[in-house]
Molecule: RNase P RNA; transfer RNA
Organism: Actinomycetota bacterium
RNA sequence: GGAGCCGGCCGGGCGGCCGCGGCCCGCGCAAGGCUGGGUCGAGGAAAGUCCGGACUCCAUCGGGCAGGGUGCUGGGUAACGCCCAGGCGGGGUGACCCGCGGAGAGUGCCACAGAGACAGACCGCCCACCGCUCAACGACGUGGCUCGCCGCCGGGUCGUGGGCAGGGGCAAGGGUGAAACGGUGAGGUAAGAGCUCACCAGCGGCCGGGUGACCGGCCGGCUGGGCAAACCCCACCCGGAGCAAGGCCAAGCAGGGAGCGGGCGGCCCGUCCGAUGCUCCCGGGUAGGCUGCACCGAGGGUCGCGGCGACGCGGCUCCCAGAGAGAUGGUCGCCACCCGGCGCAUCCGCGCCGGGGACAGAAUCCGGCUUACAGGCCGGCUCCUCCC
RNA sequence: UGCGGGGUCGUCUAACGGCAGGACGCCUGGCUCUGGACCAGGAAGUUGGGGUUCGAAUCCCUGCCCCGCAGCCA
Numbered sequence: 001g002g003a004g005c006c007g008g009c010c011g012g013g014c015g016g017c018c019g020c021g022g023c024c025c026g027c028g029c030a031a032g033g034c035u036g037g038g039u040c041g042a043g044g045a046a047a048g049u050c051c052g053g054a055c056u057c058c059a060u061c062g063g064g065c066a067g068g069g070u071g072c073u074g075g076g077u078a079a080c081g082c083c084c085a086g087g088c089g090g091g092g093u094g095a096c097c098c099g100c101g102g103a104g105a106g107u108g109c110c111a112c113a114g115a116g117a118c119a120g121a122c123c124g125c126c127c128a129c130c131g132c133u134c135a136a137c138g139a140c141g142u143g144g145c146u147c148g149c150c151g152c153c154g155g156g157u158c159g160u161g162g163g164c165a166g167g168g169g170c171a172a173g174g175g176u177g178a179a180a181c182g183g184u185g186a187g188g189u190a191a192g193a194g195c196u197c198a199c200c201a202g203c204g205g206c207c208g209g210g211u212g213a214c215c216g217g218c219c220g221g222c223u224g225g226g227c228a229a230a231c232c233c234c235a236c237c238c239g240g241a242g243c244a245a246g247g248c249c250a251a252g253c254a255g256g257g258a259g260c261g262g263g264c265g266g267c268c269c270g271u272c273c274g275a276u277g278c279u280c281c282c283g284g285g286u287a288g289g290c291u292g293c294a295c296c297g298a299g300g301g302u303c304g305c306g307g308c309g310a311c312g313c314g315g316c317u318c319c320c321a322g323a324g325a326g327a328u329g330g331u332c333g334c335c336a337c338c339c340g341g342c343g344c345a346u347c348c349g350c351g352c353c354g355g356g357g358a359c360a361g362a363a364u365c366c367g368g369c370u371u372a373c374a375g376g377c378c379g380g381c382u383c384c385u386c387c388c
Numbered sequence: 389u390g391c392g393g394g395g396u397c398g399u400c401u402a403a404c405g406g407c408a409g410g411a412c413g414c415c416u417g418g419c420u421c422u423g424g425a426c427c428a429g430g431a432a433g434u435u436g437g438g439g440u441u442c443g444a445a446u447c448c449c450u451g452c453c454c455c456g457c458a459g460c461c462a
């Protein structure tokens, strides 16, 4: 100098004018009045509503089944599918990133191709064994010629040797496929094969380390495809509904019908309540107020301590939007940032003009995740190249 | 605001995880003097992105879009 990785943070500032919402003060007898003052007033995601809680109601929220969710291990937390630390596997030269129970309990699926998709033999290899065949060699019987021996001719059995591939053996190689039952090498064999051996992968046992996931060593036999974001198994968690929950008040109307147990929205049990009761349907009225709800919280800031860390504990300090169909904006000036053009300048750079600034708006509250985002800042780290 | 449901040619609608099919419409050609009807042929689609899997419209995650429901009194 170039190319990257990770974490944290900001997401314009100041001033003038105009304007908006809440609360308080002032004037005013009072009003929905008046003019003024003070104070507070959106976000890192307020979003999507994907998880988890608080809160409220279902009398209590008890048990079981069903159903749903989560899924390496240990921890954090009110809780979580979140976070932290660790383990293993994969990717990357690296900083670093990504993934995660069980396929050896069972069921199911694996299209097409292929012999075969979890068992199997299409091409292929082999002839050890059975079978068939040839008869060169050896052995042992035997028939004939011959009186007999020698010798000659014929035939048999066995061994050896050659051949065939019907039975048989093999699964190494070819081929198919996303995937073919451990991989590489050597020995071995009729040919082969964990058949044997060495190393590697996997499995089981023992020993050692670790809370654990797991790691290391030794021994053993030889090994058993993939899919659980298919059913399922195992472990753990979950009662349901949601602020239009729920409570109080006001206005107005018109009741009628059906069913009967209801409390959970699926079932069973337990338990509680029970007909001036409950549920459903049709019809009617209303489109109002207060509360929940907005100063006290799993709250913010800061300091100290403990912990690798997530986080926890303690001290001090602050009070910080809020309504309802819903308030923060507009404009001007200066400064800062970015882009383009022109001019000056040896260089660093300077000046003028023009333009730009995203994603997006709280609605009961909180913790997360995910998604969107112009432009920028800070810290740590890696690789390559060059110079000293 | 809070819940619930759903996205397949232009429209309507099929598809055990295994070549996305049908109807109407559209285009081209034929028939006809012309048009319609009819016959033959064709184009056109899984809401975007990522993942699981040999393989995804289908299963999982995350966006986008559309639709539906609801309050109070008696």
Stems, first nucleotide, its partner, number of pairs: 001384010012335007020041006026034002043359001047370002050368005055242004062269004067238005072086005087100005101233002106231002108227003122174002124170003129167002131164004137159004142154004182200006201223001203220007246291004255282006261273003284461003299318008337356008389458007398412004406442001414430005435451005